[in-house]
Molecule: c-di-GMP-I-GGC riboswitch aptamer
Organism: Desulfosporosinus sp.
RNA sequence: CGCGAUAAAGGCAAACUCAGUGAGAACUGAGGACGCAAAGCCACGGAUCUCCUGCUUUAGGUAUGGAAGAUGGCCGGGUUACCAAAC
Numbered sequence: 001c002g003c004g005a006u007a008a009a010g011g012c013a014a015a016c017u018c019a020g021u022g023a024g025a026a027c028u029g030a031g032g033a034c035g036c037a038a039a040g041c042c043a044c045g046g047a048u049c050u051c052c053u054g055c056u057u058u059a060g061g062u063a064u065g066g067a068a069g070a071u072g073g074c075c076g077g078g079u080u081a082c083c084a085a086a087c
Stems, first nucleotide, its partner, number of pairs: 002087001011036002016031006034073001040079003044076003047071004051066002054062003
């Protein structure tokens, strides 16, 4: 340096509930733990989702558009970092 444990210390917190925000995806706070070795940070690439526009057999659909968004706990990438056995 890489990898990383039935190690130690510490950290984060899914679903759900309550309160608040938003048109919505979703977010924030409190409670709560399914999990997480970057589940710290960044929407750069892909993905999914929402909204708008458009299209359409006018009723359910749906981008090939958006100089509109959401998810970092979907994957990749970038960046910073605690501990540390064996190899």